[in-house]
Molecule: transfer RNA
Organism: Patiria miniata
RNA sequence: GGCUGGAUAGCUCAGUUGGUAGAGCACUGGAAUGGCAAACAGGAGGUGGCAGGUUCAAAUCCUGCUCCAGUCA
Numbered sequence: 001g002g003c004u005g006g007a008u009a010g011c012u013c014a015g016u017u018g019g020u021a022g023a024g025c026a027c028u029g030g031a032a033u034g035g036c037a038a039a040c041a042g043g044a045g046g047u048g049g050c051a052g053g054u055u056c057a058a059a060u061c062c063u064g065c066u067c068c069a070g071u072c073a
Stems, first nucleotide, its partner, number of pairs: 001072007010025004019056001027043002030040001049065005
């Protein structure tokens, strides 16, 4: 340098006939207990790697770039 895959919540990840973003763990607080934890029912937390384009509408489609992993030379 070429090719392939990936970047979404604090962590691990899901989410394609384009239709307004979720799970588990973690965090927080409620109830419960003499107290703690587990289990139970809630809550908060995301400019979706960056910048453009297409579209009424983009995590999703297109272009460029950055970073990570693999592979070829």